Predicted 3D model of a 74-nucleotide RNA (transfer RNA) from a Microcaldota archaeon. Its mean pLDDT, the model's own confidence on a scale to 100, is 82. It matches the Rfam family "tRNA". It is annotated as a transfer RNA. RNAcentral holds the sequence, with entries from ENA.

[in-house]
RNA sequence: GCCGCGGUAGCUCAGCUGGUUAGAGCGCUAGACUCAUAAUCUAGAGGUCGGGUGUUCAAAUCUCCCCCGCGGCA
Numbered sequence: 001g002c003c004g005c006g007g008u009a010g011c012u013c014a015g016c017u018g019g020u021u022a023g024a025g026c027g028c029u030a031g032a033c034u035c036a037u038a039a040u041c042u043a044g045a046g047g048u049c050g051g052g053u054g055u056u057c058a059a060a061u062c063u064c065c066c067c068c069g070c071g072g073c074a
Base pairs, nucleotide, nucleotide: 001073002072003071004070005069006068007067010026011025012024013023019057028044029043030042031041032040050066051065052064054062
């Protein structure tokens, strides 16, 4: 330099042949239970979907540019 894959909650990830409210597990906070802790149960907070641009009535999802990580080729 070229090619491919990936970047979504604090962490690990799903969702990606456009469409309802952006979700799960763990973690965090509060409550219940307990003499108490853990475990368990319930509820809640937490995201401008890597940044920008374009297309569209509508973009996490499609186009283009850039940034970062991993792998392959040279």